A computed fold for a 345-nucleotide part of an RNA from an uncultured rumen bacterium, annotated as small-subunit ribosomal RNA, central domain. Its mean pLDDT, the model's own confidence on a scale to 100, is 86. The full RNA is in RNAcentral, with records from ENA and SILVA.
[in-house]
Context: one part of a larger RNA
RNA sequence: UUGGGUUUAAAGGGUGCGCAGGCGGUGCCUUAAGUCAGCGGUAAAAUCGUGGGGCUCAACCCCAUCCCGCCGUUGAUACUGGGGCACUUGAUUACGGUCGAGGCAGGCGGAAUUCGUCGUGUAGCGGUGAAAUGCAUAGAUAUGACGAAGAACACCGAUUGCGUAGGCAGCCUACCAGGCCGUUAAUGACGCUCAUGCACGAAAGUGCGGGGAUCGAACAGGAUUAGAUACCCUGGUAGUCCGCACAGUAAACGAUGAAUACUUGCUUUCGGCGAUAGAUGGUCGGAGGCAAAGCGAAAGCGAUAAGUAUUCCACCUGGGGAGUACGCCGGCAACGGUGAAACUC
Numbered sequence: 001u002u003g004g005g006u007u008u009a010a011a012g013g014g015u016g017c018g019c020a021g022g023c024g025g026u027g028c029c030u031u032a033a034g035u036c037a038g039c040g041g042u043a044a045a046a047u048c049g050u051g052g053g054g055c056u057c058a059a060c061c062c063c064a065u066c067c068c069g070c071c072g073u074u075g076a077u078a079c080u081g082g083g084g085c086a087c088u089u090g091a092u093u094a095c096g097g098u099c100g101a102g103g104c105a106g107g108c109g110g111a112a113u114u115c116g117u118c119g120u121g122u123a124g125c126g127g128u129g130a131a132a133u134g135c136a137u138a139g140a141u142a143u144g145a146c147g148a149a150g151a152a153c154a155c156c157g158a159u160u161g162c163g164u165a166g167g168c169a170g171c172c173u174a175c176c177a178g179g180c181c182g183u184u185a186a187u188g189a190c191g192c193u194c195a196u197g198c199a200c201g202a203a204a205g206u207g208c209g210g211g212g213a214u215c216g217a218a219c220a221g222g223a224u225u226a227g228a229u230a231c232c233c234u235g236g237u238a239g240u241c242c243g244c245a246c247a248g249u250a251a252a253c254g255a256u257g258a259a260u261a262c263u264u265g266c267u268u269u270c271g272g273c274g275a276u277a278g279a280u281g282g283u284c285g286g287a288g289g290c291a292a293a294g295c296g297a298a299a300g301c302g303a304u305a306a307g308u309a310u311u312c313c314a315c316c317u318g319g320g321g322a323g324u325a326c327g328c329c330g331g332c333a334a335c336g337g338u339g340a341a342a343c344u345c
Stems, first nucleotide, its partner, number of pairs: 004316003007299002012313001014200004021193003025087007033080002035076008049065006090190001091187004095182005102176002105173004109153001113149008124135002161168002205246006215239001219235004257312006264291010294301002318345003327338004
């Protein structure tokens, strides 16, 4: 490289939007670029391939043919492309309904925790495997009242729902966005995918300014231990929270890219529709479980495919060295992106 692969063996980009590019529904007309055919030119000779011949064979030599191609010309028109006309099933829009922890902003609430003040009350509390450090007669722990602060929202709650992913949960209000369903109607292929790019992106981290109840890296002390820079305990700074800005990574997981079509059933559930004499039911869209065929090395997957096919993107090519070095790009930094080789098994 060809081929083969990517749930778990190496391998799906964290997610979306989307330019270029690639691919693209139905019918008719046209064109003839791709495609196919005929003819002509060119493709030096030698060599190579094929067929035949000559040296007794062979090497060697000779003859014929071949030489993907390119150019021109004349045709063919199924398919692809270009142009035109039309269509409605793909896509989108309008209208009506409906759903949800979807986003953002503001306000409000109760329980708990800690702290403060006051009351009751007295010798312990706390913590552990057992202890000790710690707190406490300057009155703790416990208990009652009042007050303050910050953070998180028990029950409902689900195998639930929403969101592209990250993620989203007390209640109310405003704004923004989305899905689904229904009925017709409208546009008329407007579509799919997407290198580069742009945007979003948990936690931890960074800068500035706030806030600081709880928990708690670092740190200190007490234990344990041979040691104990740990596990356990008492404290405790950054952080955890908010605003603005950066960072851009995760087992960012379904370890499963996106889109479309097709393929045997059972069952549960969420949101619509329609019907109500049938319902243990129908249909559309989601979320689960179990199996047929098929697939798979197996585990398993099985209409939410890992089945059958097509299109486009991303990625893999033995283990270690190594996601390292160097260079470049980005970043305030931390670090991120890209990403080897020697050597070794």